Description:
This is a predicted structure of a 365-nucleotide RNA (Bacterial RNase P class A) from Tamilnaduibacter salinus. Lineage of the source: Bacteria > Pseudomonadati > Pseudomonadota > Pseudomonadales > Tamilnaduibacter. The model forms 95% of the base pairs in the Rfam consensus. It matches the Rfam family "Bacterial RNase P class A". Rfam classes the family as a ribozyme. Rfam links the family to the GO terms dimeric ribonuclease P complex, tRNA processing and ribonuclease P activity. The prediction has a mean pLDDT of 76.
RNA sequence: UGAGCUCGCUGGGCAAUCGCCGCUUUGCUGGCCCUCCGGGGUGGCCAAGGGGAGGAAAGUCCGGGCUCCAUAGGGCAAGGUGCCAGGUAACGCCUGGGCGGCGCGAGCCGACGGAAAGUGCAGCAGAAAGGAUACCGCCCGGUCACUGCGGUGAUUGGGUAAGGGUGAAAUGGUGCGGUAAGAGCGCACCGCGUGGCUGGCAACAGUCCACGGCGAUGGCAAACCCCACCUGGAGCAAGACCAAAUAGGAGUCCGACGGUGCGGCCCGCACUGGACUCGGGUAGGUCGCUUGAGGCCUGUGGUAACGCAGGUCCUAGAUGAAUGGUUGCCCCCGACAGAACCCGGCUUACAGGCGAGCUCAUUCU
Numbered sequence: 001u002g003a004g005c006u007c008g009c010u011g012g013g014c015a016a017u018c019g020c021c022g023c024u025u026u027g028c029u030g031g032c033c034c035u036c037c038g039g040g041g042u043g044g045c046c047a048a049g050g051g052g053a054g055g056a057a058a059g060u061c062c063g064g065g066c067u068c069c070a071u072a073g074g075g076c077a078a079g080g081u082g083c084c085a086g087g088u089a090a091c092g093c094c095u096g097g098g099c100g101g102c103g104c105g106a107g108c109c110g111a112c113g114g115a116a117a118g119u120g121c122a123g124c125a126g127a128a129a130g131g132a133u134a135c136c137g138c139c140c141g142g143u144c145a146c147u148g149c150g151g152u153g154a155u156u157g158g159g160u161a162a163g164g165g166u167g168a169a170a171u172g173g174u175g176c177g178g179u180a181a182g183a184g185c186g187c188a189c190c191g192c193g194u195g196g197c198u199g200g201c202a203a204c205a206g207u208c209c210a211c212g213g214c215g216a217u218g219g220c221a222a223a224c225c226c227c228a229c230c231u232g233g234a235g236c237a238a239g240a241c242c243a244a245a246u247a248g249g250a251g252u253c254c255g256a257c258g259g260u261g262c263g264g265c266c267c268g269c270a271c272u273g274g275a276c277u278c279g280g281g282u283a284g285g286u287c288g289c290u291u292g293a294g295g296c297c298u299g300u301g302g303u304a305a306c307g308c309a310g311g312u313c314c315u316a317g318a319u320g321a322a323u324g325g326u327u328g329c330c331c332c333c334g335a336c337a338g339a340a341c342c343c344g345g346c347u348u349a350c351a352g353g354c355g356a357g358c359u360c361a362u363u364c365u
Base pairs, nucleotide, nucleotide: 001361002360003359004358005357006356007355008354009353010352012330013329014328015327016326017325018324020052021051023049024048025047027045028044029043031042032041033040034039054336058347059346061345062344063343064342065341066235067234068233069232078231079230080229081228082227083097084096085095086094087093098112099110100109101108102107113226114225118224119223120220121219135164136163137160138159139158140157141156142155143154144153145152146151172190173189174188175187176186177185191214192212193211194210195209196208197206198205199204239287240286241285242284249278250277251276252275253274254273258272259271260270261269262268294313295312296311297310298309299308300307301306331334
């Protein structure tokens, strides 16, 4: 200098002005409640001050807090998770390690338990696809034909997994021996398996020792299944409180000579109670609501995730739902995108900018 990898941060700036949603303080108050009559509480209005979206607020995919309902205990079923250890409130998340794959490398990716319990599946191609197979080829023999007597051709019975060909996959690899030709048939090395030993908490590794010729023990469990562990349901429209009008309900008291209608009056007939209190519930309102597994700094334990101790800070809380409009100046002219009970993760979207560590290549000193 160029090409990359990992981690962290940022996500236009400044000012003026007009609005919107909370909070605090002062003032006013002929709202309401209480009162020991001094006032207090709670609202309303005006003014001032200060605050007002995100790294993902998103998808709603996991895990938890909180709330209500359900719930003796155990088992079955159903669903989920799945190398090992640790972290955490918990997780399918995170950290570290192991194994496998990719990359020269920094690094990245992996549903990564069990196929020597059982059942099942494997299209096409191919001779044969599960304790398999003889199509071509190779080797041995029989029969027939030809012959230049060495053999050659056709056919048939066997042997053979070395060679060819098919397939994602053909039942260890290389070499030597061996054989009619071949073959772990035998041997050496490599690979594999079982047991031991050593290291490690473990996953696993070492290949140190012994044993096994290896059709033992092929693949698929994101097929059923087996094993281990986990899981009650619904969600802030959860849930709690205050509580109008109207209708209906319960109780107490009063009345049954009252009221209404039958065109005015009487009789008669028909229909119908009044007042007060209480409780449930609707409209409406209040709480839940933002101080929390919280942020930042320092120290400390740990490789790390994270834990512990001390100090310090308070940082949206709406409910037809605020966080905006206009103007001026500047620059590199600004991406994805808007809270709705809260928190920890994951995933997805994202213009541009900044910082740290590391890798590879080339050149120069």